[in-house]
RNA sequence: GUUUUUUAAAGGCAAACCCGACGAAAGUCGGGGACGCAAAGCCACCGGUCUGGAGCACAUUGUCGGGUUUACCCGUCAAUGCUGCAACGAUAGCGGGGUUGUCGGC
Numbered sequence: 001g002u003u004u005u006u007u008a009a010a011g012g013c014a015a016a017c018c019c020g021a022c023g024a025a026a027g028u029c030g031g032g033g034a035c036g037c038a039a040a041g042c043c044a045c046c047g048g049u050c051u052g053g054a055g056c057a058c059a060u061u062g063u064c065g066g067g068u069u070u071a072c073c074c075g076u077c078a079a080u081g082c083u084g085c086a087a088c089g090a091u092a093g094c095g096g097g098g099u100u101g102u103c104g105g106c
Base pairs, nucleotide, nucleotide: 003105004104012037013036017032018031019030020029021028022027035093041099042098043097045096046095047094048091049090050089053088055085056084057083058081059080060079061078062077064075065074066073067072
């Protein structure tokens, strides 16, 4: 320098769950705790997956105005919705990619 791997040596990270905090949520952070991981170090570039705040649409109810004349139509505003769409959110321990790194062998 390169590539590769752990039933070597020294180590590293930390799932579920519990407690506290943040967040609309997905989820994140800190502490405890270990399911596992040779990059389960770092990066949202690509795909996937998760959430659905903002926004839009639809539906229902009500207010106001107009048209009509007997129960309807149109427009505006407000509230409601286990409704639909939808990342500017999340996920690196989903996969790809980029980048950095320990030991041993060659």